[in-house]
Context: one part of a larger RNA
RNA sequence: ACCAACGAGUUAGUUCAAUACAGUUCAUCUAAGCCCGUAUAGGGCGAAGGUAUAGUGAAAGCGAGCGUUAAUAGCGCGAUUUUAAGACUGUAUUGACUAGACCCGAAGCCAGGUGACCUAUCCAUGACCAGGAUGAACUCUUGAGAAAUCAAGAGGGAGGUCCGAACCCACGAGCCGUGCAACACUCGGGGAUGAGUUGUGGAUAGCGGAGAAAUUCCACUCGAACUUGGCAAUAGCUGGUUCUCCUCGAAAUAGUUUUUGGACUAGCCUGCGUUUGGCAUCCAGGGGUAGAGCACUGAAUGGAGUCAGAUGGCGCAAGCCUACUGAUUCUAACCAAACUCCGAAUACUGGAUAUGCUAUAUGCGCAGAGUCAGACUGUGGGGUCUAAGCUUCACCAGUCAAAAGGGAAACAGCCCAUGACCGCCAAAUAAGGUCCCUAAAUCUAGAUUAAGUGUCUAAAGUGGUAGAGUAACUUGGACAACUAGGAGGUUGGCUUAGAAGCAGCCAUCCUUUAAAGAAAGCGUAACAGCUCACUAGUCAAGUUAUUCUGCGCUGAAAAUUCAUCGGGGCUAAAUCUAGUACCGAAUUUGCGGAUCUCAUGCCAAUUUAUUGGCGUGGGGUGGUAGAGGAGCGUUCUUACAUCGCUGAAGCUGAAUCGUGAGGUUCGGUGGAGGUGUAAGAAGUGAGAAUGUUGGU
Repeated sequence: ACCAACGAGUUAGUUCAAUACAGUUCAUCUAAGCCCGUAUAGGGCGAAGGUAUAGUGAAAGCGAGCGUUAAUAGCGCGAUUUUAAGACUGUAUUGACUAGACCCGAAGCCAGGUGACCUAUCCAUGACCAGGAUGAACUCUUGAGAAAUCAAGAGGGAGGUCCGAACCCACGAGCCGUGCAACACUCGGGGAUGAGUUGUGGAUAGCGGAGAAAUUCCACUCGAACUUGGCAAUAGCUGGUUCUCCUCGAAAUAGUUUUUGGACUAGCCUGCGUUUGGCAUCCAGGGGUAGAGCACUGAAUGGAGUCAGAUGGCGCAAGCCUACUGAUUCUAACCAAACUCCGAAUACUGGAUAUGCUAUAUGCGCAGAGUCAGACUGUGGGGUCUAAGCUUCACCAGUCAAAAGGGAAACAGCCCAUGACCGCCAAAUAAGGUCCCUAAAUCUAGAUUAAGUGUCUAAAGUGGUAGAGUAACUUGGACAACUAGGAGGUUGGCUUAGAAGCAGCCAUCCUUUAAAGAAAGCGUAACAGCUCACUAGUCAAGUUAUUCUGCGCUGAAAAUUCAUCGGGGCUAAAUCUAGUACCGAAUUUGCGGAUCUCAUGCCAAUUUAUUGGCGUGGGGUGGUAGAGGAGCGUUCUUACAUCGCUGAAGCUGAAUCGUGAGGUUCGGUGGAGGUGUAAGAAGUGAGAAUGUUGGU
């Protein structure tokens, strides 16, 4: 890991409630005591007394009413109906409570015992420590000395002394790390006459012992051993919880909570009973939001005026002028969640019932729940950075959750689907699409784009290109280009070394002209020289400036090839406008079938107000938590019936019936028990629980 078997809402209560069915009753219950009794059981008698028959009020009290109150108009608790209702008993189902209470699961707490053959310390009695080194005290001898004493030599053999085996330890590294081993092995290392090591026997016990002290050891177990019991401890936590079909179908909110991953009440769901509404339309209301505004409260910019302060100047002084500051008036433009002279749309509340929609709807009562972590999108807000696949509110918004199908390449929350009962090799469509992958237009008409824009982004830039204006010039010839002219007074005056159109200052006239500035540039030391303005000619048709708009272009850098169209690829198969056709879903339609529900018709049965059958018409049938209904199957019991060696159960293959759980028949195998109907009772259904046991 797989297979098989086992494996989880049970049982009880002289408890409570609801529903269904059945029965009993017409007030009900007995207490003490007594009697019976195979005698702590069980049964009977027993009406003293209690409860009920009337309520209400704190009570006096009053009474089908009472209380509250000055009073009741109101409110609270009652009465009303009465022979079919109530009450009671039993059974079943559901829920609650008490019990292990659906099952498995702690760490732990307490009690009684068992452990010191491991290990810690201690006691008794034994054992062990190769070899080598050092050489204390002390003794003797000799020498020195007056002596104290000193020196030398010989002997001696002290020491938690030294080196180093056994022995004890465990400091480093390697190795091992499904090992040789639940701590080993190898090479080094420390102690090795001592606070040494060790054998045997004994002592200390868990609220404890022992401890050269580490929460260290007390049998691979130690911040309190192990074992048995209390015990099925408790677990607001995690996991698991076994057959089928049908009907309805949530919540992730509010309040309270030592409460926030739990609960209780309400909200939302279901079943039963009862009730008749609900929505739209119409009518009537209140409002201070969006917007807007500046009349208030504040904020805030420019201009003008007035007053006050104040700097500087002038003035002998009075005073005048003035940078600046504050207040105020007028004016122009403007801002506000906690501003409003104003002010919607919606929404909300009440009413009316004519019309329309709805009846699986609306309100109420009883019973059963689940839910209290929500997610994204849209809209209106707060927080944040008008960041977040962020966070927090609101919406009679949606979807997901609990929703499959089609589209968005893929993609819970986006788009389509007024949403999948089942079947069909039928049809029409939605969103989205129609060159190929890939179902359907290489469709029609007009325009744009040249950037592969389309197929990522901004400020900013763009003589890319298309369109719409406005203002000018233009066959009396524009714009551009080319040819020619661009002169004279004059080198204007001044200045200056010079100043001649062109360093600078002043002036900027006249003439000839088709036109030509006392000159718009380059240039020279100054002249010269080259252009320009301006004019004519050649040429021949549009040109110049500016505003707006469409589509483009630049801006545009990322890490393993393309990698920002799903791909191929496309100049349309891109974009805009208009149109026609087609494809496209579990949508809709068509045909057939199933089932639920409402209305209605007929028939049948009886317990006479219900059930069943056959029709007709309308509406439904996605679904998690969850509520409700109807069934299938397993084991056993009772009654009746029935099959079986001419072959039961079981196993196996096939056919067939049923919406399904499942049933039946036939063949094979097997070799002795099995089944149906009507009821009843449950150890009644496994794929999951790191499930348990066995097998492979």
This is a predicted structure of a 696-nucleotide part of an RNA (large-subunit ribosomal RNA, domain II) from a Patescibacteria group bacterium. The source organism's lineage runs through Bacteria and Bacteria candidate phyla. The coordinates come from a structure-prediction model, not an experiment, and the mean pLDDT is 81.